[in-house]
RNA sequence: GGUGCGGUCCCGUGCGACGUCGCACCGUGAACCUGGUCAGGGCCGGAAGGCAGCAGCCAUAAGCGGUCCGCGGCGGGUGCUGCGGAGCUCCCGUGCCC
Repeated sequence: GGUGCGGUCCCGUGCGACGUCGCACCGUGAACCUGGUCAGGGCCGGAAGGCAGCAGCCAUAAGCGGUCCGCGGCGGGUGCUGCGGAGCUCCCGUGCCC
């Protein structure tokens, strides 16, 4: 100097982490303006009984928290991750030849 291969770089396509959002499950969760049950007390009634209903209890709405060892979507200067294609101008590594 030549040549071959691989990497970097470009395109496409996956996988996994990370971030974020949503769902699911669990917990919590309303003095009153949610529901159920409504002690006490109140009202109606001659009575039987009925009516409304505070506290309490239960269940929950909005919200909040937990579960990524649950699920799904989206994202990128994520990953010395996979595959395919393009390109070998330059750079890096390597084999061969002169």